[in-house]
C1' cells in the first nucleotide's frame, strides 16, 4: 500500500397508497397477494488436512422467505469520496 473493523457524505432497486376492524394519528391486530439488496438459514463453488473415508474453514448478487419490507420518510446490501482504529511492518 492492500487486507480487516469503524464514522460522516453522496448515490442506491424489488414489491398492494390492498381489504376489514380498532386508534393517542405515532400506529396496532386479523386477512389474502407480492418483493429481496439489512440479517438470517441453505446449497452451488472455494481452500486446508488425510493414502481414502472422512473432518475442518471461508461461503456468493444463486435459492428460501424465518425476519424484514411494499406512497413518502426510514431502512437497504453494494459503490465512491474524506477519515478514524486495531493488527502488522518501520
Nucleotide at each position: 500500500c492492500u487486507g480487516c473493523u469503524u464514522g460522516u457524505c453522496a448515490g442506491g432497486a424489488g414489491a398492494g397508497a390492498g381489504c376489514c376492524g380498532g386508534u393517542u394519528c405515532g400506529c396496532c391486530g386479523g386477512c389474502c397477494g407480492c418483493c429481496g439488496a439489512a440479517g438470517g438459514c441453505g446449497c452451488a463453488g472455494g481452500g486446508g488436512c488425510c493414502g481414502a473415508c472422512g473432518c475442518c474453514c471461508c461461503g456468493a448478487a444463486c435459492g428460501c422467505u424465518c425476519a424484514g419490507g411494499c406512497a413518502a420518510a426510514a431502512g437497504g446490501a453494494c459503490u465512491g469520496a474524506c477519515g478514524a482504529g486495531a493488527c502488522g511492518c518501520c
Source information: RNAcentral holds the sequence, with entries from Rfam. The RNA shown here (Glycine riboswitch aptamer) has 90 nucleotides and comes from Scleromatobacter humisilvae. The source organism's lineage runs through Bacteria, Pseudomonadota, Betaproteobacteria, Burkholderiales and Scleromatobacter. The model forms 91% of the base pairs in the Rfam consensus.